[in-house]
RNA sequence: UCAGAGGGCUGGGCGGCCGCGGGUUUCGCAAGGAACACGAGGAAAGUCCGGGCUCCACGGAACAGCGGUGCCGGGUAACGCCCGGCCGGGGGCUUGCCCUCGAGGGAUAGUGCCACAGAAAGCAUACCGCCCGUUUUCGGACGGGUAAGGGCGAAAGGGUGCGGCAAGAGCGCACCGCGCGGCCGGCAACGGCGGCGGCAUGGUAAACCCCACCGGGUGCAAGACCGAAUAGGGGCGGCAUAUGGGCCUUGUUCCGGCUCGCCGCCCGGGUUGGUCGCUUGAGCCCUUCCGCAAGGUCGGGCCUAGAGGAAUGGUCGCCCAUCCGCCGUUUGGCGGAGGACAGAACCCGGCUUACAGGCCCUCUGGCAUU
RNA sequence: GCGCCCGUAGCUCAGCUGGACAGAGCCCGAGCCUUCUAAGCUUGUGGUCGCAGGUUCGAAUCCUGCCGGGCGCGCCA
Numbered sequence: 001u002c003a004g005a006g007g008g009c010u011g012g013g014c015g016g017c018c019g020c021g022g023g024u025u026u027c028g029c030a031a032g033g034a035a036c037a038c039g040a041g042g043a044a045a046g047u048c049c050g051g052g053c054u055c056c057a058c059g060g061a062a063c064a065g066c067g068g069u070g071c072c073g074g075g076u077a078a079c080g081c082c083c084g085g086c087c088g089g090g091g092g093c094u095u096g097c098c099c100u101c102g103a104g105g106g107a108u109a110g111u112g113c114c115a116c117a118g119a120a121a122g123c124a125u126a127c128c129g130c131c132c133g134u135u136u137u138c139g140g141a142c143g144g145g146u147a148a149g150g151g152c153g154a155a156a157g158g159g160u161g162c163g164g165c166a167a168g169a170g171c172g173c174a175c176c177g178c179g180c181g182g183c184c185g186g187c188a189a190c191g192g193c194g195g196c197g198g199c200a201u202g203g204u205a206a207a208c209c210c211c212a213c214c215g216g217g218u219g220c221a222a223g224a225c226c227g228a229a230u231a232g233g234g235g236c237g238g239c240a241u242a243u244g245g246g247c248c249u250u251g252u253u254c255c256g257g258c259u260c261g262c263c264g265c266c267c268g269g270g271u272u273g274g275u276c277g278c279u280u281g282a283g284c285c286c287u288u289c290c291g292c293a294a295g296g297u298c299g300g301g302c303c304u305a306g307a308g309g310a311a312u313g314g315u316c317g318c319c320c321a322u323c324c325g326c327c328g329u330u331u332g333g334c335g336g337a338g339g340a341c342a343g344a345a346c347c348c349g350g351c352u353u354a355c356a357g358g359c360c361c362u363c364u365g366g367c368a369u370u
Numbered sequence: 371g372c373g374c375c376c377g378u379a380g381c382u383c384a385g386c387u388g389g390a391c392a393g394a395g396c397c398c399g400a401g402c403c404u405u406c407u408a409a410g411c412u413u414g415u416g417g418u419c420g421c422a423g424g425u426u427c428g429a430a431u432c433c434u435g436c437c438g439g440g441c442g443c444g445c446c447a
Base pairs, nucleotide, nucleotide: 001366002365003364004363005362006361007360008359009358010357012319013318014317015316016315017314018313020039021038023036024035025034026033027032041341045352046351048350049349050348051347052346053219055217056216059255060254061253062252063251064250066215067214068213069212070211071085072084073083074082075081086104087102088101089100090099091098092097093096105210106209110208111207112204113203114202127150128149129146130145131144132143133142134141135140158176159175160174161173162172163171177199178197179196180195182193183192184191185190223276224275225274226273233267234266235265236264237263238262239261244260245259246258247257248256269446270445271444283302284301285300286299289296290295320339322337323336324335325334326333327332371443372442373441374440375439376438377437380396381395382394383393398414399413400412401411402410420436421435422434423433424432
């Protein structure tokens, strides 16, 4: 200096004129006007998770059912998020480090499934082959042994080597793998060392399931107050008529409470107003200390849209990136185009998705120079 | 704001739960029948199963994330 990968930040600036929204002050009898400051985002989006807040009559416990999460530790109000570590897969090289990915509990609790091919698919099995025996018309046939080799398949009941054997085989042994104890290190996941077991135990849980943990529902169209209007009307179904029924936040049971008819569905009637909730909050910026980090904490400063289908825009000039054309040997000059994705609606923390361009950091590789 | 459902051939749909051939009807093309057409009969063409990733030996089907479309929910009594 160029290219690639990953991460973070930013995502046009200044001024003039015209306009929009709600707020404060002020003028006006009113309609309305004037002044002042303020007025979208990193995702406001998807609504996928977690909370605050709200109501469900103040119910409570056990069991079941349903849904979710799933290595370990930490962070957090909480999380399926984040940080650090462990293990496993892939890649790289300087071979013990770096990068990257992982829905990463349990397959000896049980059940199910494993197409086609293949002899055999979870009960294990024997097509070719190998070995032994009998027999033969010398091509082979039959009986037995075997699972090393071939073949089928995604997968064939440990792997490699040596021994052993008629041929073979954990049949024996060494190493690796697997399982079960022990000791040591670590909070733990797990790692290391040594012992025993000849292998009994294929895969699949993003199949049912088991284990551990978590979860009541409802969403600002929640909810509170004021006001207006109407018919607190009708039909169907269910349970029951008091040792009973109904209700009290999914079902059952128990305890406790309220009530005397209750519940569910459908049809019909009225209204389409106002105020609050509403934005000061796990808030933003700078900073001290602790921590590898996520983050926590001390101190200081700031107030920054609150709204109803709902405003935040347009234009001109100059500048800044970027692109194109012309002129010019170069620095450059002139003219034109042009700035992404997108739009708050109760509020936060995350995730995911969309995003032109610019800046910074780390790593890898190439080229040039010292 | 909240909840639910759907996406498979040009059109309407099945298959998905329970994974192993992508199918049915209409349409379109060819042939038979008919003097000709329609109807009828035979046969054929036509598919990124909305997109991407994952689990699995194997995905239309299972899981996750996107994209598109549709439906229903106000208050009072």